Record summary
Bacterial RNase P class A from Leptothrix cholodnii SP-6, 329 nucleotides, folded computationally.
RNA sequence: GAAGCAAGCCAGACCGCCGCUGGUGCCGGAUCCGAAAGGUGGCACUGGAGGAAGGUCCGGACUGCACAGAGCAGCGUAGGAGGUAACACCUCUCCACCGCGAGGUGCGGAUCAGAGCAACAGAGACGAGCCGGUUCAGUCCGGGUGAAACGGGCAAUCUCUACGCGCAGCAACACCAAAUAGGCCAGCAUUGAAGCGGCUCGCUGAGCUGGCGGGUAGGUGGCAUCGAGCCGGGUGGGCGACCCCCGGCCCAGAGGAAUGGCGGUCACGGCGGGGGGUCUUUCGGGAUCGUCUGCUGCACAGAAUCCGGCCUAUCGGCUUGCUUCACAC
Numbered sequence: 001g002a003a004g005c006a007a008g009c010c011a012g013a014c015c016g017c018c019g020c021u022g023g024u025g026c027c028g029g030a031u032c033c034g035a036a037a038g039g040u041g042g043c044a045c046u047g048g049a050g051g052a053a054g055g056u057c058c059g060g061a062c063u064g065c066a067c068a069g070a071g072c073a074g075c076g077u078a079g080g081a082g083g084u085a086a087c088a089c090c091u092c093u094c095c096a097c098c099g100c101g102a103g104g105u106g107c108g109g110a111u112c113a114g115a116g117c118a119a120c121a122g123a124g125a126c127g128a129g130c131c132g133g134u135u136c137a138g139u140c141c142g143g144g145u146g147a148a149a150c151g152g153g154c155a156a157u158c159u160c161u162a163c164g165c166g167c168a169g170c171a172a173c174a175c176c177a178a179a180u181a182g183g184c185c186a187g188c189a190u191u192g193a194a195g196c197g198g199c200u201c202g203c204u205g206a207g208c209u210g211g212c213g214g215g216u217a218g219g220u221g222g223c224a225u226c227g228a229g230c231c232g233g234g235u236g237g238g239c240g241a242c243c244c245c246c247g248g249c250c251c252a253g254a255g256g257a258a259u260g261g262c263g264g265u266c267a268c269g270g271c272g273g274g275g276g277g278u279c280u281u282u283c284g285g286g287a288u289c290g291u292c293u294g295c296u297g298c299a300c301a302g303a304a305u306c307c308g309g310c311c312u313a314u315c316g317g318c319u320u321g322c323u324u325c326a327c328a329c
Stems, first nucleotide, its partner, number of pairs: 001325010012266007020048008032039002050300001054311002057309005062169004074165005079093005094108001095106004109160002114158002116154002126151001130143004173221004183212006194204003227250001229249006236243002268297007276289005
């Protein structure tokens, strides 16, 4: 220098103006919406997307229902040891395979319990027979083909073994709570309720009033300050995943769904132009470096109950360690 392997990081920065939204305080026990439950405004301070917030694939927290114990069925996992709340995740390690290597991958339990399977070739393909030789004796040896032939293979075919799993999911669930219909209770009512716009008559002829309770619309909580939390430190433990100790911090939360827009300066990428340096030249040019300037771009993607993983997407850039090859000393 070239080509690679592994691990990790960034995801433009700053300033000004205008917005959106959570929290706290004040205005204020104000106004408005609503039958109620409940919601709503202004100002100030302060918080406001990600490494995947994504797919919803796996594991949990949480919640409701179910549940004596055991077994069956079903589903899942599969070398060994460990980590973890748990896992199909992660770590170390053995084995196998791939790579010159750094490394990578895992379809890694059992075929003396039982069943099933094998294209072509071959006399014969799953069960022992068949052929040749040999022996006291199916006693021993050999058999072209084929991946496999007188024994074996496949468990990513069923199966067996071990271990794990109750079912559903925040549209869970809990609370508050209309209208209408229906239910229950009480009172009144055929000795006439109620209706026919107010009264009387008349007509019709069985309900009327109040209370209670359940569910629905709607609202609130769940829900985001105390946890499997984040940051820093530790001649603390461990090969490691990880664990332990000390100190500090509180770090988005809506409910059609906030986290944005504009301007400026700087940085970065792409394309073009001006002048310049270096190398090369077949004198036309070509390569490369930095500089000034114009235009333009800045990936994948947007939290929705919350966590741990896996997988997938991702412009461009940076750091560290290692491998192989080439060259120089």
It matches the Rfam family "Bacterial RNase P class A". Rfam's curators write: Ribonuclease P (RNase P) is a ubiquitous endoribonuclease, found in archaea, bacteria and eukarya as well as chloroplasts and mitochondria. It is annotated as a ribozyme. Its mean pLDDT, the model's own confidence on a scale to 100, is 77.